A computed fold for a 540-nucleotide part of an RNA from a Pseudomonadota bacterium, annotated as large-subunit ribosomal RNA, domain I. Its Rfam family is "Bacterial large subunit ribosomal RNA". The organism belongs to Pseudomonadota, within Bacteria. The full RNA is in RNAcentral, with records from ENA.
[in-house]
Context: one part of a larger RNA
RNA sequence: CGUUCAGGGAAUGCCUUGGCAGACGCAGGCGAUGAAGGACGUGCCAUGCUGCGAAAAGCUCCGGGGAGUUGCAAGGAAACUUUGAUCCGGAGAUGUCCGAAUGGGGCAACCCACCUCUAAGCCUGAAUUAACAAGCCCGCGGUCAAACGCGGGCUUGGAUUUCAGGCUUAAGAACGAGGUAUUUUAGUCCUGAAUACAUAGGGAUUAAAAAGCGAACCCGGAGAACUGAAACAUCUCAGUACCCGGAGGAAAGGAAAUCAACCGAGACUCCCAAAGUAGUGGCGAGCGAAAUGGGACCAGGCCGUGCUCUGAAACAACGGGAAGCUUCUGGAAAGGAGCGCCAUAGCGGGUGACAGCCCCGUACCGGUAAAAUUAGGAGCCGUUCGAGUAGGGCGGGACACGUGCAAUCCUGUCUGAAGAUGGGGGGACCACCCUCCAAGCCUAAGUACUCGCGUCUGACCGAUAGUGAACUAGUACCGUGAGGGAAAGGUGAAAAGCACCCCGACUAGGGGAGUGAAACAGACCUGAAACUGAACGCUU
Numbered sequence: 001c002g003u004u005c006a007g008g009g010a011a012u013g014c015c016u017u018g019g020c021a022g023a024c025g026c027a028g029g030c031g032a033u034g035a036a037g038g039a040c041g042u043g044c045c046a047u048g049c050u051g052c053g054a055a056a057a058g059c060u061c062c063g064g065g066g067a068g069u070u071g072c073a074a075g076g077a078a079a080c081u082u083u084g085a086u087c088c089g090g091a092g093a094u095g096u097c098c099g100a101a102u103g104g105g106g107c108a109a110c111c112c113a114c115c116u117c118u119a120a121g122c123c124u125g126a127a128u129u130a131a132c133a134a135g136c137c138c139g140c141g142g143u144c145a146a147a148c149g150c151g152g153g154c155u156u157g158g159a160u161u162u163c164a165g166g167c168u169u170a171a172g173a174a175c176g177a178g179g180u181a182u183u184u185u186a187g188u189c190c191u192g193a194a195u196a197c198a199u200a201g202g203g204a205u206u207a208a209a210a211a212g213c214g215a216a217c218c219c220g221g222a223g224a225a226c227u228g229a230a231a232c233a234u235c236u237c238a239g240u241a242c243c244c245g246g247a248g249g250a251a252a253g254g255a256a257a258u259c260a261a262c263c264g265a266g267a268c269u270c271c272c273a274a275a276g277u278a279g280u281g282g283c284g285a286g287c288g289a290a291a292u293g294g295g296a297c298c299a300g301g302c303c304g305u306g307c308u309c310u311g312a313a314a315c316a317a318c319g320g321g322a323a324g325c326u327u328c329u330g331g332a333a334a335g336g337a338g339c340g341c342c343a344u345a346g347c348g349g350g351u352g353a354c355a356g357c358c359c360c361g362u363a364c365c366g367g368u369a370a371a372a373u374u375a376g377g378a379g380c381c382g383u384u385c386g387a388g389u390a391g392g393g394c395g396g397g398a399c400a401c402g403u404g405c406a407a408u409c410c411u412g413u414c415u416g417a418a419g420a421u422g423g424g425g426g427g428a429c430c431a432c433c434c435u436c437c438a439a440g441c442c443u444a445a446g447u448a449c450u451c452g453c454g455u456c457u458g459a460c461c462g463a464u465a466g467u468g469a470a471c472u473a474g475u476a477c478c479g480u481g482a483g484g485g486a487a488a489g490g491u492g493a494a495a496a497g498c499a500c501c502c503c504g505a506c507u508a509g510g511g512g513a514g515u516g517a518a519a520c521a522g523a524c525c526u527g528a529a530a531c532u533g534a535a536c537g538c539u540u
Base pairs, nucleotide, nucleotide: 001537002536003535004534005533006532007531013525014490015489018461019460020458021457022456023455024454025453026452027450028449029213030212037098038097039096040053041052042051044076045075048072049071059092060091061090062089063088064087068080069079070078103112104111105110113180114179115178116177117176118170119169120168121167122166123165124164125163126162127161129159132157133156134155135154136153137152138151139150140149141148182210183209184208185207186206187205188204189203190202191201217248218246219245220244221243228235232282258265259264269296270295271294272293273292279287280286300442301441302440303386306380307379308378309377310376313373318366319365320364324339325338326337327336328335340357341356342346348360349359350358391415392414393413394412395411396410397409398408401427422437423436424435425434426433477484478483497524500512501511502510503509
């Protein structure tokens, strides 16, 4: 050096539970009836995950389903189940503590309260009631007078019942249940200034609402810089990022005081073209329309924009669902061979290798309670036009338009009309002409987005890829913290997971034996290279 056989190592091949991207449909919210997110518990044995909440891997009812079941999780034990379990769908019950967290506090999951209610006993006080007892007074009857009887009133005693307050107890419920934050709005009550009545204000109480979370999309408020201009200041980046407020399933906009051009159009929104045009611009860098045409979609109304009634249809789990045998090889048939069959079903998956006819399914057909939604239908009610505005001055901002010849729109400030015989606009301004009617409001569709659900698809990945995460993953671990952030898949068809024997320490590990198609499939598929060793050969 070579060959062979091993070790080591994990590449490669094959696989996929997981991802990525999209299409279509659905949904587009949850929350003081306590959310999102958590802490702590909860199992016969219980570390993690999942589920659940002291009624705790669960309870009740209705529907489905039909033989096994007590989650991942494979063990033991003990149970449940055709009197229908487990499981699936729907509706309820329970739901510790924290968290908007809301009785007060607090270093979240803890600490400390008050009120009311529930029930019993005792004490104190007050009231009530009819019967009773005693005493006193009055009236009547009676009597010569009395005794005595009846009726009424007052006081006391004791008993019953009720109310108020206090104390104790808390069992079979016991760690008892409920309530008590703030703000706004509305109602009621009490109080109450300047200021007489009053009002403002204050307090109490009742009811309703709000708050907080959530991926993007939307509207508004506020609003950078790096950067570009080859420096830089106007300009640009850009009304972008970030922050704040608000809403909806979409939002916004919206039925001409609009455009147009002497022809006409006829709300708004979105797309294509017009067009990188007209413009704007230290006329630099750059910025950048509109009319109009073509499409998508079409809808107009109200001044109390509405209210009431009726209401088809759709929607869950789920049910039915065709058709194959023999033989050969093999550990195993779905493969080969032979002869068939079904097909509105030859999508897909599984089964010991590649199955239309073995299993689950698929096409197709059927089914569905309540609530909610909605197409549609009927009835009832309601009736008017916009001033501190338009316009103007000053200062800003928005319009593609940087103050410009700068129209138009908004307004911080100062002003300030007309009244349809009127007013606005047509890019300074004026005339003519044309066109429209501001200063009130609502409005579906076409458009934007995807935290999420369902079905389907891929000249997308296949474990250093694809999500960071195929597995106890935002885990382990790191950091005071904001935050950063992994590695880690594969026995076999089936555990049949090596009984028993031997060496050894009652190990580890190994040798036999056995299982298996295979054990060089034994804790694992395949098992490359680097690197290590042994034997043999060759060479120096």